[in-house]
RNA sequence: GUGCCCAUAGCUCAGUCGGAUAGAGCGAACGCCUCCUAAGCGUUAGGUGGGAGGUUCGAAUCCUCUUGGGCACG
Numbered sequence: 001g002u003g004c005c006c007a008u009a010g011c012u013c014a015g016u017c018g019g020a021u022a023g024a025g026c027g028a029a030c031g032c033c034u035c036c037u038a039a040g041c042g043u044u045a046g047g048u049g050g051g052a053g054g055u056u057c058g059a060a061u062c063c064u065c066u067u068g069g070g071c072a073c074g
Base pairs, nucleotide, nucleotide: 001073002072003071004070005069006068007067010026011025012024013023019057028044029043030042031041032040050066051065052064053063054062
């Protein structure tokens, strides 16, 4: 330098032939239970999807540029 892959909640990830309130587990807060704690059960909060632009009625999902990480080739 070229090509490919990854980047979604605090953490680990799902969803990627565009359709709509963006989800799960763990974790957190609160409540129930318990003498207390843990466990168990329930509820709630938490992301605008690495960043920017574009296409579209509509984009996490397509296109372009860009940032970071990984792999391969030179």